c-di-AMP riboswitch aptamer (ydaO/yuaA leader) from a soil metagenome, 123 nucleotides, folded computationally.

RNA sequence: UGCCGAAUUCCCGGCGUCGCCGGGGAGCGGGGGACCCAGGUUCGUGGGGCGUAGCCUGUGUGUGCACAGGCGGGGCAGUCUCUCGGCCCGAGCCCGUCAGCUAACCCCGUAGGCAUCGAGAGA
Numbered sequence: 001u002g003c004c005g006a007a008u009u010c011c012c013g014g015c016g017u018c019g020c021c022g023g024g025g026a027g028c029g030g031g032g033g034a035c036c037c038a039g040g041u042u043c044g045u046g047g048g049g050c051g052u053a054g055c056c057u058g059u060g061u062g063u064g065c066a067c068a069g070g071c072g073g074g075g076c077a078g079u080c081u082c083u084c085g086g087c088c089c090g091a092g093c094c095c096g097u098c099a100g101c102u103a104a105c106c107c108c109g110u111a112g113g114c115a116u117c118g119a120g121a122g123a
Base pairs, nucleotide, nucleotide: 001115002114003113004112008026009025010024011023012022013021014020015019027110028109029108030107031106032105037100046098047095048094049093050092054071055070056069057068058067059066060065073089074088075087076086079123080122081121082120083119084118085117
């Protein structure tokens, strides 16, 4: 300097002070939550959410998962869309038996990681 990502920016205060802590504003992102609509016998084997990071089948298993195959997903440098080739990435966490949608209203987050290539068409 730039990229992924919601995760940036401003103000005040503090700190053995160039980046951390606390509070607040804006922006951005997410969740809960009526009517209507959708769905619906009840209970259990639970269920649900953030995120690309998941689904199916088979085998093994110490039941936590592991491996194999198939399908699917995310990213690549001025911005957006599509196509082709190439490269790379798929974790982790939360709620606690409870959540469809959802106006009003309510609540929460604003971390972290990285250095990523070309061609064609259109705006």
The sequence is in RNAcentral, with records from MGnify.